[in-house]
Context: one part of a larger RNA
RNA sequence: GGCUUACGGUGGAUACGUAGGCACUAAGAGAUGAGGAAGGGCGUAAUAAACGAUGAAAUGCUUCGGGGAGUUGAAAAUAAGCGUAGAUCCGGAGAUUACCAAAUAGGUUAACCUUUCCAAUUGCUGCUGAAUCCAUGGGUAGGCAAGAGACAACCUGGUGAACUAAAACAUCUUAAUUGCCAGAGGAAAAGAAAGAAAAAAUCAUUCCUGUAGUAGCGGCGAGCGAAAUGGGAGCAGCCUAAACUGUGAAAACGGGGUUGUGGGAGAGCAAUACAAGCAUCGUGCUGCUAGGCGAAGCGAUGGACUGCUGCACCCUAGAUGGAGAGAGUCCAGUAACGGAAAGUAUCACUAGCUUACGCUCUGACCCGAGUAUCAUGGGACAUAUGGAAUCCCGUGUGAAUCAGCAAGGACCACCUUGUAAGGCUAAAUACUCCUGGGUGACCGAUAGUGAAGUAGUACUGUGAGCGAAAGGUGAAAAGAACCCCCAUCGAGAGUGAAAUAGAACAUGAAACCAUAAGCUU
Numbered sequence: 001g002g003c004u005u006a007c008g009g010u011g012g013a014u015a016c017g018u019a020g021g022c023a024c025u026a027a028g029a030g031a032u033g034a035g036g037a038a039g040g041g042c043g044u045a046a047u048a049a050a051c052g053a054u055g056a057a058a059u060g061c062u063u064c065g066g067g068g069a070g071u072u073g074a075a076a077a078u079a080a081g082c083g084u085a086g087a088u089c090c091g092g093a094g095a096u097u098a099c100c101a102a103a104u105a106g107g108u109u110a111a112c113c114u115u116u117c118c119a120a121u122u123g124c125u126g127c128u129g130a131a132u133c134c135a136u137g138g139g140u141a142g143g144c145a146a147g148a149g150a151c152a153a154c155c156u157g158g159u160g161a162a163c164u165a166a167a168a169c170a171u172c173u174u175a176a177u178u179g180c181c182a183g184a185g186g187a188a189a190a191g192a193a194a195g196a197a198a199a200a201a202u203c204a205u206u207c208c209u210g211u212a213g214u215a216g217c218g219g220c221g222a223g224c225g226a227a228a229u230g231g232g233a234g235c236a237g238c239c240u241a242a243a244c245u246g247u248g249a250a251a252a253c254g255g256g257g258u259u260g261u262g263g264g265a266g267a268g269c270a271a272u273a274c275a276a277g278c279a280u281c282g283u284g285c286u287g288c289u290a291g292g293c294g295a296a297g298c299g300a301u302g303g304a305c306u307g308c309u310g311c312a313c314c315c316u317a318g319a320u321g322g323a324g325a326g327a328g329u330c331c332a333g334u335a336a337c338g339g340a341a342a343g344u345a346u347c348a349c350u351a352g353c354u355u356a357c358g359c360u361c362u363g364a365c366c367c368g369a370g371u372a373u374c375a376u377g378g379g380a381c382a383u384a385u386g387g388a389a390u391c392c393c394g395u396g397u398g399a400a401u402c403a404g405c406a407a408g409g410a411c412c413a414c415c416u417u418g419u420a421a422g423g424c425u426a427a428a429u430a431c432u433c434c435u436g437g438g439u440g441a442c443c444g445a446u447a448g449u450g451a452a453g454u455a456g457u458a459c460u461g462u463g464a465g466c467g468a469a470a471g472g473u474g475a476a477a478a479g480a481a482c483c484c485c486c487a488u489c490g491a492g493a494g495u496g497a498a499a500u501a502g503a504a505c506a507u508g509a510a511a512c513c514a515u516a517a518g519c520u521u
Stems, first nucleotide, its partner, number of pairs: 001520006008513002016472001020443002022440004027435002029432002032149001039100002042055003046078002051073001052059001061094006070082003105114003121146004125141004154185001155183005169219001195202001206233004216224002237424003240368001244255004260402001262367003266361004275355004282349003286345004292337001297311003301307001312329002314318001320332003374396007383409001404419005460465001479505001482492001484490001
């Protein structure tokens, strides 16, 4: 020096457990803001800082309920208090709510400055009263109101890429995606046929399934890619313009009318129904926002029992969690049954509001105009201009009124179907920042959220941004009085079931390091 064994150190793997996550389920909710929000900065406690709470009325105030012995956040300790005259705590309603921020008296380098005053816009009201008599415009108010801003995803509209694929690349693809902008709702959008179809039936929209990787489109390359019939979920239909008519100087308003076996108006005839719908007020039921009651076990062992053992009991309760070891009978609960002063939700009823009949005749009046169509330039349709219908825009042109018009994939005829150029509409569908339940062949501290601890923190970057590490004494601090050494470490003593559980604290692998012994060189 090497190897082996033993005993230690170092280190923090492994197994165990969880305080935090992840995924989903079925309900609720999708609230907000000039009455100043969301989000922040700064303060507020007897005692430092960050966190939670709160706002100069500041670790809280008032009131109405609940609850019943402790309490002054997490968070100890000391001090000083409060509380059966009902505190702390829980729930409803209210008050306060400094500064910045839409930020709004003016300014500004956010949380500050100046000033002594109250942004601008729009609407309404009052006052005032130009050309110009009335009026209009304008002016004015320390009059009244509205909007603004925020918001995870879902939704609608506008705008709109490139990397990439095509084994290069330009049409094409990525994709009408990402991004940006605007707007709305709890859903949005769409929606009651100028439909879809095909000789015979259907009957608003939406979603699922399927048709189907089919018909088609396509440098016919790469690729793109329907629809109807069918089967389901869910179902709901309505209002207006015009003709005619009433009032009125007119504008305008009221009646009438709303359809595709065309309807209405007009002329004539005949006459009715007591029903249906809506839900602001009120009443009531049932929920929600605090809560209440709630069965049944002891001995021995042990540090401690829920385990074992001995003998019992309850169950409309043997879900779950806790407690010094696996608990139906110890605690909180669970099953079952009750409960609201106040606020709030659904539903029912009701005063209230709204709506409502037919036949015959009649080509004369009406049936949504710079519209439809067409030309041209584009876009959307699964469909790349193609024979290209259909839909939507720019420019130009420019009809018809039911004997009409449009569609049925150029176009024409016949036939069939529908009735454009006005509007509204629940459900089935999409999503989850959020609330309270529940579940898991989901994770268990290099995992699971980046984050189980002051985590979007520390650190870092001019900035947009980037972005960690770090959990476990014990049942209980009983956290080691006293003594020795004394910088620390340590040795006794004591606590504890255990201290090789001693705070660098549960288990404590390996690499690595020492000590001792043996073998070997």
Molecule: large-subunit ribosomal RNA, domain I
Organism: Ziziphus jujuba var. spinosa